[in-house]
Small-subunit ribosomal RNA, 5' domain from a metagenome, 528 nucleotides, folded computationally. It matches the Rfam family "Bacterial small subunit ribosomal RNA". Its family is annotated with ribosome and structural constituent of ribosome in the Gene Ontology.
Context: one part of a larger RNA
């Protein structure tokens, strides 16, 4: 010069848009961050409704009949999403290949959803425990479990055969049958569930090539390197395991140390290069330290299990609870890094048929000159070149059109009015249409119509009055743009360099001037 996730000194008016623990992967008070579903189930703890009864007429009781639901049983879903950079020099990243896999939800096709059964929670009884919690005995449901039956694909095969599934729920409807009715069978649809084939995304795996220091690390290695056979994985493999052979890596640096998360990208540069890897995006890796497995389509699992250990908290001393490297927020380190904020309105995720509900993802907001960028702190005119301050060679020069005055505007600032956009889907409806016996139920497509706004009365427009409300800083010996005076006298002090200061210091203080930026300006610190 140019840069920065800075800090630190002096100053400090607004506004956009961004970024805001780089250090202890330090310990965490407290609050929230992952639920949903009654169209799977059996119920009904608590509100409301309806219906009964008591009757003091406004209070009580008893009723799963109806909205709807604590708990619970089941099912997705908690493996997204969001945080950190401990480890890791290669099981990891980048980019190019590779072939022995796997896949819930989602599109696409084929076929199919027959009939059974035996339990369990909840509840209700008894007990134990300070509590966390738990035992025993009854009773009950399913889309929960288990079996027959079937098998177009489908697995296995010795090619004969041999095995292997399912679950219903809601809507609607015109004859029919049953049923006192409610229903229910029947027909249909829609959302499901089974077998299986293809896709789509994702995702495990193998290979090559690239990118850090050190030789004051030269050897390294025994499941090691290779075969064969067994296990074991979704899946190739010493993945594991037994035999067998003696191999494999290595100055093209093996193996040790030592440092570090990779890349896209950022800074700088003419550019090759060099330093970095906050924010944002892919991907690893971790979640209180180690370890493990369970469940599952997926994890060896941040807000699950379980040993073990370090903390920390309750205890009735016998036992137990916990894990903020989600959000905010406390302590503590530290030169330093923010609100215990609002709101699900948008986008996106998770359930549900939908209403809808969760959603510290996320969109807003609050705070901080932390950076970038934009705008103001007035314009015009005005010599008697006042006054005051400096300086003076005393004549005077200088601040200096600067200020007063006079004419003027109103950015932002106050105050008063109006006010968008971000919101159209979901969701209701005419028609059209597909489906069906069916003008019904549902889908889908074209118009219609309604409701929904945290931020916020926000932006943004208009009025009014009024120069009114707004400047530092740092430097002035050379390098380097900008000089005099007074203090001081090798003191005090300055300084990136050369260097100043020992009595007339443009270098130290001050102050008048003056130079360069300017809501900033200097130092420090760090990279080109």
């Nucleotide at each position: 010069g140019a840069u920065u996730g800075a800090a630190c000194g002096c100053u400090g008016g607004c506004g956009g848009c961004a970024u805001g623990c780089u250090u202890u992967a330090c310990a965490c008070a407290u609050g929230c961050a992952a639920g949903u579903c009654g169209a799977a189930c059996g119920g009904c703890a608590g509100c409301a409704c309806g219906g009964g009864g008591g009757c003091u007429u406004g209070c009580u009781c008893c009723u799963g009949g109806u909205g709807g639901c604590g708990a619970g049983u089941g099912g997705c879903g908690a493996a997204c999403g969001g945080g950190u950079g401990a480890g890791u020099a290669a099981u990891a990243c980048a980019u190019c290949g590779g072939a022995a896999c796997g896949u819930a939800c989602c599109c696409a096709g084929u076929a199919a959803u027959g009939g059974g059964g035996g339990a369990u929670a909840a509840c209700u009884a008894u007990c134990c425990g300070a509590a966390a919690g738990g035992a025993u005995a009854g009773c009950u449901a399913a889309u929960a479990c288990c079996g027959c039956a079937u098998a177009c694909g489908c697995c296995c095969u010795g090619a004969g055969g041999g095995g292997g599934a399912a679950a219903g729920u809601g809507g609607g409807g015109g004859a029919c049958u049953c049923g006192c009715a409610a229903g229910a069978g029947c027909c249909u649809c829609a959302c499901g569930u089974u077998a299986u084939u293809g896709g789509a995304g994702c995702g495990g795996c193998c290979g090559a090539u690239g990118g850090c220091u050190g030789a004051u690390u030269a050897g390294c290695u025994a499941g090691u390197u290779g075969g064969u056979g067994g296990g074991g994985u979704a899946a190739a493999g010493g993945c594991u395991c037994a035999c067998c052979a003696a191999g494999g890596c290595g100055a093209c640096g093996a193996u040790c140390a030592g440092u570090a998360g990779c890349g896209g990208g950022u800074c700088u540069u003419a550019g090759a290069g060099g330093a970095c890897g906050a924010u944002c995006c892919g991907c690893c890796a971790c979640a209180c330290u180690g370890g493990a497995a369970c469940u599952g389509a997926g994890a060896c699992a941040c807000g699950g299990u379980c040993c073990a250990g370090a903390c920390u908290c309750c205890u009735a001393c016998g036992g137990g609870a916990g894990g903020c490297a989600g959000c905010a927020g406390u302590g503590g380190g530290g030169a330093a890094u923010c609100u215990u904020g609002g709101a699900c309105a948008a986008u996106g995720g998770g359930c549900g048929c939908a209403a809808g509900c969760c959603u510290g993802a996320u969109c807003c907001a609050g705070c901080a000159a932390u950076g970038c960028c934009g705008c103001g702190u007035g314009g015009g005119u005005g010599a008697a070149g006042a006054a005051g301050g400096c300086c003076u060679u005393c004549g005077g020069g200088u601040u200096g059109u600067a200020a007063a005055g006079c004419c003027c505007u109103u950015u932002u600032g106050u105050u008063u009015g109006g006010g968008a956009g971000c919101a159209a889907a979901u969701c209701c409806u005419u028609g059209a249409u597909g489906u069906u016996a069916a003008u019904a139920c549902c889908g889908u497509c074209c118009g219609g119509g309604g409701a929904u706004g945290a931020g916020a009365g926000u932006a943004c427009c208009a009025a009014a009055a009024g120069a009114a409300u707004c400047a530092g800083c740092a430097c002035c010996g050379g390098c380097u743009a900008a000089c005099u005076a007074c203090g001081u006298g090798c003191c005090a002090g300055c300084a990136g360099c050369c260097g100043c200061g020992g009595u007339a210091a443009u270098a130290c203080g001050u102050a008048g001037g003056g130079u360069g930026c300017a809501a900033g300006c200097g130092u420090u610190a760090a990279u080109c």